[in-house]
Context: one part of a larger RNA
Molecule: large-subunit ribosomal RNA, domain I
Organism: Kiritimatiellia bacterium
RNA sequence: AGCGCAAGGGGAAUGCCUUGGCAUCAGGAGCCGAAGAAGGACGUGAUAAGCUGCGAAAAGCCUCGGGGAGCUGCAAAUAAGCUACGAUCCGGGGAUGUCCGAAUGGGGAAACCCACCUGAGCAAACCUCAGGUAACGUAUACUGAAUCAAAUAGGUAUGCGUGGGGAACCGCCUGAACUGAAACAUCUAAGUAGGGCGAGGAAAAGUAAUCAACCGAGAUUCCGAAAGUAGUGGCGAGCGAAAUCGGAAGAGGCCAAACCGGAAGUAGCAAUAUUUCCGGGGUUGCGGACGGCGAUAUCGGAAAGCUUCGUUAGACGAAGGGUCUGGGAAGGCCCGUCAGAGAGUGUGAGAGCCACGUAGUCGAAAAUGAAGUGAACGUAGCCGGAUCCAGAGUACCGCGGGACACGAGGAAUCCCGUGGGAAGCCGGGGGGACCACCCUCCAAGCCAAAAUACUACCUGAUGACCGAUAGAGGAGCAGUACCGUGAGGGAAAUGUGAAAAGGACCCCGGGAGGGGAGUGAAAGAGAACCUGAAACCUUGUGCUU
Numbered sequence: 001a002g003c004g005c006a007a008g009g010g011g012a013a014u015g016c017c018u019u020g021g022c023a024u025c026a027g028g029a030g031c032c033g034a035a036g037a038a039g040g041a042c043g044u045g046a047u048a049a050g051c052u053g054c055g056a057a058a059a060g061c062c063u064c065g066g067g068g069a070g071c072u073g074c075a076a077a078u079a080a081g082c083u084a085c086g087a088u089c090c091g092g093g094g095a096u097g098u099c100c101g102a103a104u105g106g107g108g109a110a111a112c113c114c115a116c117c118u119g120a121g122c123a124a125a126c127c128u129c130a131g132g133u134a135a136c137g138u139a140u141a142c143u144g145a146a147u148c149a150a151a152u153a154g155g156u157a158u159g160c161g162u163g164g165g166g167a168a169c170c171g172c173c174u175g176a177a178c179u180g181a182a183a184c185a186u187c188u189a190a191g192u193a194g195g196g197c198g199a200g201g202a203a204a205a206g207u208a209a210u211c212a213a214c215c216g217a218g219a220u221u222c223c224g225a226a227a228g229u230a231g232u233g234g235c236g237a238g239c240g241a242a243a244u245c246g247g248a249a250g251a252g253g254c255c256a257a258a259c260c261g262g263a264a265g266u267a268g269c270a271a272u273a274u275u276u277c278c279g280g281g282g283u284u285g286c287g288g289a290c291g292g293c294g295a296u297a298u299c300g301g302a303a304a305g306c307u308u309c310g311u312u313a314g315a316c317g318a319a320g321g322g323u324c325u326g327g328g329a330a331g332g333c334c335c336g337u338c339a340g341a342g343a344g345u346g347u348g349a350g351a352g353c354c355a356c357g358u359a360g361u362c363g364a365a366a367a368u369g370a371a372g373u374g375a376a377c378g379u380a381g382c383c384g385g386a387u388c389c390a391g392a393g394u395a396c397c398g399c400g401g402g403a404c405a406c407g408a409g410g411a412a413u414c415c416c417g418u419g420g421g422a423a424g425c426c427g428g429g430g431g432g433a434c435c436a437c438c439c440u441c442c443a444a445g446c447c448a449a450a451a452u453a454c455u456a457c458c459u460g461a462u463g464a465c466c467g468a469u470a471g472a473g474g475a476g477c478a479g480u481a482c483c484g485u486g487a488g489g490g491a492a493a494u495g496u497g498a499a500a501a502g503g504a505c506c507c508c509g510g511g512a513g514g515g516g517a518g519u520g521a522a523a524g525a526g527a528a529c530c531u532g533a534a535a536c537c538u539u540g541u542g543c544u545u
Stems, first nucleotide, its partner, number of pairs: 001544009015530001016495001020466002022463007029455002031165002039100003042055003046078002050074002061094006070082003105114003115133007135162009169200001170198005180187001184234001210217002221248005231239002252447003255391001259280009285425001287389003290384004299378002305373008314362003320335005336353002338342001344356003396420008406432001427442005482489002502529001505516004
């Protein structure tokens, strides 16, 4: 030195564990904000660096409930206190709530600087404290130029509203490219990603100027089929319906106008005419006004209140002992017992009967949700057919685009731009160019639940989901440390023991560390702490050289 064997060091794998995650299901909730949000800065404790809580009334204040013996957070310790006159703790309501932040008195390099007005503390002008002072929109009132007047612009005051944030879902506007076509330009990807605006708990859509086919249906939305069909397409790649049928859900309403009335304005000496606003009337495919006749029924509706059931604290809740082993019994053995409860977790090892719970049964002063009941309020018919009304720069057409499954095509239908531009109930639109017949519907006004989409958030439950290189990036003070000018990127790190009983005391040492002693079942569990593999490094020994 090599190869073995044995014992160590080192190292962290592995096993076991779970405080944390992941996913799904069910229920709830679905917004917060000028009454100042989301998010922060700075403070706040007897001692207080961090986290948590809170806000100069500062780990808290008041009140109403719950609860019942300890309490002063994580988090030890000392001090000082609180508590059966009910604390701590849990829940409802309220008070306080510095400064920044939409940030809003002005400014600003966020958490800072500088003002004005009114009131109070003082007699006082300084100082301190309280309240107010942004912009825009809108309503009302007052005021008010250029320009005698009037009017308008403008100004002032007051009320109301807006602003900013938020995971996905939703509507509208805007809108790519990679890619595919085995290249590529029409096309595709895709109205996707991205950007902007806006809303709600859902949004959007919605009671036929719809379909259908000579039979009929009867708003919208969503699911299944029709169907990868009919079509469309450098007829390439691809794109791709509808009628109809089966289901989920189910709901229909209101204006404008004609006509009647009122107020104000304008013109006029006036009658009157006309405009605007308000009230009544009326709402449809044969209707309404109008002129007659007749009636007060029926159905709907929902404020306060009341009732019931929930939500936000909680309460009651059955039944076990002995013995053996052991550090420890919940294990073994023996004898019992409950079960509307043998789900689960914990307790010094496998516990129905020890603890918390579980089945079951109860419970709210206050706040709040739903349903029911509930005033106001809304709501009908018949006959007549003269006159009046029934959504105009609209429909439609040319041109240019876009959307429709449909790429300009024979291209209907819908929307936008631009230029033209109707009828008006003996009217008008549609039925895939267009025309006729026939059928069907009534545009140019508005509103609307449910079935549908999503889950930042709360509660419960579940898992042939993970178990610390896994599962969230994050089981530990993590979007931290650290990196980057910045946008942004982004870790590592769980485990003594049943209980700290965390090693008094003695010895060596400056200490670190170690040897005794002691604790403990175990210290080869000693905090660099469960188990403790391998690499790597030693010691002892055997053999070989």